[in-house]
RNA sequence: CAACCAUCCAGAGCGGCCGAGAGACCUGGCUCGUCGACGCCGCAGCAACCUCCGGGGGCCCCUACGGGAACCCUCGCGGACGGUGCUCACGCCAGGACCGAUGGAGG
Numbered sequence: 001c002a003a004c005c006a007u008c009c010a011g012a013g014c015g016g017c018c019g020a021g022a023g024a025c026c027u028g029g030c031u032c033g034u035c036g037a038c039g040c041c042g043c044a045g046c047a048a049c050c051u052c053c054g055g056g057g058g059c060c061c062c063u064a065c066g067g068g069a070a071c072c073c074u075c076g077c078g079g080a081c082g083g084u085g086c087u088c089a090c091g092c093c094a095g096g097a098c099c100g101a102u103g104g105a106g107g
Stems, first nucleotide, its partner, number of pairs: 001107001004104005013043005021032003025096005044087003049083002051080004055073002059068003091099001
């Protein structure tokens, strides 16, 4: 960079710095913002995509006790050292567009 798969109405904020716009883009609304938003940094937290650990189910061996490797867990099994992500409002809402964001596995 282009394409693929999954998710996007749940959840989770304080401090420091900065100083005027911000909520991706267009139109219309609405919201946040000099009582300092957005952004950056630090810490804390949320969550469970990846990863790891444990539990359970099916399967196989075994008379039994017990053992085994790959796989699955649906809206709903539990946990968290680690890789990301996220922490106003449903991706803020409606319409639009070669929409966007995040993760995963490859090229």